[in-house]
Context: one part of a larger RNA
């Protein structure tokens, strides 16, 4: 390249907006670019191929035919696609109505705890482990009770909720974003996927300034062992927190891109509509959404997945192509660094 593949064997970009680009509903008519069918031209000769000859054969020549699957013009066809004009509403929106929910920002306020400080009470311990010691304590610890300072983090609720991922958790206001349910009513394919691009992106890290209660890399001391630059202990600085501004990576995981459509069931759970039914919350049936557990056909190399598919199909994007050197080295582009991203070779098996 043609293929065949991406839960776990190599492989789904962290994630999302979206530019090109690809791909796209139902229907009427018109054009004919694609598309198809037919005429001429042209498609050098030699080769290929097919038949017949000539060298004794035979390579090799020699003579006709096909062939050159192309490409030009002109005639037609008109189902798809395509393009123009128009109509539709089953995609898609949008407008009203409810109601859930840690989705986001931003000030505010709250008890519980830990630690320090100040006072009562009160005496020899305490604290740690496996066992101890190192620390703390007669200058009053530990323990209690009463008062204060301050920093972080919200127990339960949960097999839930919400978010595009990342992740959101006490209370209350204020801005503010998205999915859901319902009903008619507009618009009338306005959709999908998306190379670049651009945003957002957990902890650690970094740069300025602040802040620090606990916790805790480094670093010290205790132990433990042969040794212990660890696991155990006591101590303790960045840091972790705040505000900006940077880095941009994870087992960033469902190890499973995105959209639509189809294709047995059963048991929960949430959010919400409807029908029964009641005094009433409930039960019960039933429909959309979301989320879980278990199973059928399918399916897979096998676990195992099974309407929330890894079944069945189509579109669009991304990756893979033995192992090792290597996510490396060289360029490059980014970043204050740390470093990210893109990314080989030789050489070996």
């Nucleotide at each position: 390249c043609u293929g065949g593949g991406c839960g776990u064997a190599a492989a789904g970009c962290g994630a999302g907006u979206g530019u090109a680009g690809g791909c796209g509903g139902c229907u009427u008519a018109g054009c004919a670019a694609g598309u198809c069918g037919g005429a001429u031209g042209u498609g050098a000769a030699a080769u290929c191929c097919c038949a017949g000859g000539g060298c004794c054969c035979a390579a090799c020549c020699c003579u006709g035919g096909a062939a050159c699957u192309g490409c030009a013009u002109c005639c037609g066809a008109u189902a798809c696609u395509g393009u123009u004009a128009g109509g539709c509403u089953a995609g898609a929106a949008u407008u009203c109505c409810g109601g859930a929910g840690a989705g986001g920002g931003u000030g505010g306020c709250g008890g519980a705890a830990u630690u320090c400080c100040c006072g009562g009470u009160g005496u020899a311990g305490g604290g740690g482990u496996g066992a101890a010691a190192u620390c703390c304590g007669u200058a009053g610890a530990u323990a209690u009770c009463g008062g204060g300072a301050g920093g972080a983090a919200c127990a339960c609720c949960a097999u839930g909720g919400c978010g595009a991922a990342g992740g959101c958790g006490g209370c209350c206001a204020c801005c503010u974003g998205g999915a859901c349910g319902g009903u008619g009513a507009u618009u009338g394919a306005c959709g999908c996927u998306g190379a670049g691009a651009c945003u957002c992106g957990a902890a650690a890290g970094c740069g300025u300034g602040g802040g620090u209660a606990g916790c805790a890399a480094a670093c010290a001391g205790g132990a433990u062992u042969a040794g212990a630059u660890a696991c155990c202990c006591u101590g303790g600085u960045a840091g972790u927190c705040c505000a900006c501004g940077c880095c941009g990576u994870a087992a960033a995981c469902g190890g499973u891109g995105a959209g639509u459509g189809c294709u047995c069931g059963u048991c929960g759970u949430c959010g919400u509509g409807g029908g029964u039914a009641u005094u009433g919350a409930c039960c019960c049936c039933u429909g959309c959404g979301g989320u879980g557990a278990c199973c059928a056909a399918g399916u897979u190399a096998a676990c195992g997945c099974a309407u929330g598919a890894a079944g069945c199909a189509c579109u669009c994007c991304g990756c893979c192509u033995g192992g090792g050197a290597a996510g490396u080295a060289c360029g490059g582009u980014c970043g204050c660094a740390a470093g990210a991203c893109u990314a080989a070779a030789a050489c070996u098996c």
The prediction has a mean pLDDT of 87. The part of an RNA shown here (small-subunit ribosomal RNA, central domain) has 349 nucleotides and comes from an uncultured prokaryote. The RNAcentral record of the full RNA draws on ENA.